[in-house]
Parts: sequence; C1' cells; structure tokens
RNA sequence: AGAGUCGCCCGGAUCACCGCGUUAUGAAAAUACCGAGGAAAGUCCGGACUCCAAAGAGCAAAGUGGUGGCUAACAGCCACCCGGAGCAAUCCGCGGGAUAAGUGCCACAGAAAAUAAACCGCCGUUAGCAAUAACGGUAAGGAUGAAACGGUGGUGUAAGAGACCACCAGCAAUUGCAGUGAUGUGAUUGGCUAGGUAAACCCCACUUGGAGCAAGACCAAAAAGAUGGCGCUUGAGAGCUGCUCGCUCGAGUCAUCAGGUAGGUUGCUUGAAUCUGUAAGCAAUUACAGAUCUAGAUGGAUGGUGAUCGUCUCGCAAGAGAACAGGAUCCGGCUUAUAGGGCGACUCUUCUU
Repeated sequence: AGAGUCGCCCGGAUCACCGCGUUAUGAAAAUACCGAGGAAAGUCCGGACUCCAAAGAGCAAAGUGGUGGCUAACAGCCACCCGGAGCAAUCCGCGGGAUAAGUGCCACAGAAAAUAAACCGCCGUUAGCAAUAACGGUAAGGAUGAAACGGUGGUGUAAGAGACCACCAGCAAUUGCAGUGAUGUGAUUGGCUAGGUAAACCCCACUUGGAGCAAGACCAAAAAGAUGGCGCUUGAGAGCUGCUCGCUCGAGUCAUCAGGUAGGUUGCUUGAAUCUGUAAGCAAUUACAGAUCUAGAUGGAUGGUGAUCGUCUCGCAAGAGAACAGGAUCCGGCUUAUAGGGCGACUCUUCUU
C1' cells in the first nucleotide's frame, strides 16, 4: 500500500420566541425543575410485582440438551471441547441416545435401500456344428443413486470373496497418562465391519402450577333491591317564598344497609438504577467507595418557527434535502429495522528500511 476478519461508539450542536405534560410555589396572573430510544419496535424467552390455586408423591403435557462457569433467572452471556468452512484472523453447529429397550421411514433411479440381493460382466456344468440358451457359483469390475454392507496390496480360486495374511481406518471390552470436566493421547485383547434419519415415534437427564398492571387495592353516583320510621283526606311530602300566612298539587316519602355498575383515586416509578474510580477474574461478571435523581401521561404531553455553526448528498449558482423510528407497571436478554460518520484490535499478500 492492497485485500479481509472482529468488536465498540455517535445518531447533529447552541440560542431566542410561541406552545404542550407531570410536579412544586402562588389568592390569581404566573414562575421554576424535568420531559423518549439504541432499538422505546416484535411481544420471542427469563424474572420482579399482584391475585387465584396448592399436604406430599407420581403420571400426562410442554420445554431444554457437548463441558465448566456467570446470573435474580433464562432458550441469555463468557471460556473451553468436538465436528465443519477458510492460507489465516475468524465464522457456523436444530452438538444426549441409531450396538441406548424397541418400532418406523429412506422419493426418483436402480437387480438390490439393510441380517438381503445377480441387471450387465466373470467362471463352471449341460444342450447345440455354431450363434446362443438353461441351471448353478461369484459382490473383484460396470451401471443407478444423496447414500450400495471397510480401504490398499498379496495369498488363494474354475471365477471370486476377511475365506486367509500384512498395513491402514473404524468398532467393542479392559486399561495407563494429562485435564474440575467435555475430551485428548497411548497400550492390550477381540471378533472381522457395524448405512442414514431422533425438527419420526420413542428412551435418558434436567426444568416447569395458572393468569397477567385491562394484575390487584380503595372510594363510590343513578336506577333497582332489603330493613325500618312517618304518612295515605285526621294530609307525609312538593311547588310559589328571604320568613309566616295563604293558594295549588298530592300517595308516597325519609333514613340505614349490602353489593360495587358509571366515574374517580391508587398501583406509578429510588431501581437486580445511572455515572466515575479501585480491586478480583482470561472473560462473562462480581465486590467496595464516591457522586447523581433522570417521563409517568390516560382526549395519552415531548411540538412549531427563526438565527448561527458543523457533517454529508444533489445542483453551474441560488438553493433543496437529512436513517430507522416514538414510552404506557418495571427490569435482564434475544431478534428485526437503521442514512451517514468515527475509534480500536487482529490476519494475509506485496514493497521499503
């Protein structure tokens, strides 16, 4: 210099005017503080919190699935192991069991898709003058397929074959060493070869009660209900009214109670909080100290205009334009969307010193 891999961060800034929401102060007018995100999104996991259920145990159902660690918890994160991709940095894995107890499935093609099997070929016998046909042997060769029942070489044979032998691969049993462990690396013996699929049933181990802030708690109209008092022409009560009288209407009216609809209050934001520093740890993360308070609406606020500066794109210029997107009880993750910009670590190739 070129080509790559991984991780992290920013997501315009300041000021003025007008406006909106909560809270505080105030008699009022008004003033003051604060006021969306890295994903607030999808609502896919896990928890806090609330109510309901619940002696204990088991079955069923659902979920998880290499090992060790972290965490309140997790299907998350970190480190490592194994397998695969890459020269490498690094990335991907839906990674328990297929000789666990067992069952099923393997399209098309092909003779055959799993304790077997003969289409071509090879060999033998019989028939035939011959071409060839029938029967038998044979898994070395061909052909099909994603996958064909170990590989190479030899012995052997009519031709062949783990039938036998040597080496290699793989399997099972026993076992040494290293490691917390997954696992790695050796040794001995064995029989001679064992296909794939568990996101098919299933088996093994572990986990899980249900519903969700529209949870839940409190206050509580109207109408209807229950109980009681008073009253029904011997007039309760109502209207006219400031009061009394008077006039008119008149069969109901008043109180209490329970439930909790409309409506309201609460839950509601100080929290596994944020920032900084130190220490432990490879890391995830944890401990300690200090500082800070940072939306709480429900008709659902967080906006508009102007000026200056900055980055980028388009345009000759004037000028125009600016990613994804917005809380709704709160946290930890995952996933998805994201214009543009910045920082750091590492790998490979080439060149120069």
The prediction has a mean pLDDT of 76. A computed fold for a 353-nucleotide RNA from an uncultured Actinomycetes bacterium, annotated as Bacterial RNase P class A. The model forms 93% of the base pairs in the Rfam consensus. It was read from a public genome assembly, where an Rfam model found it.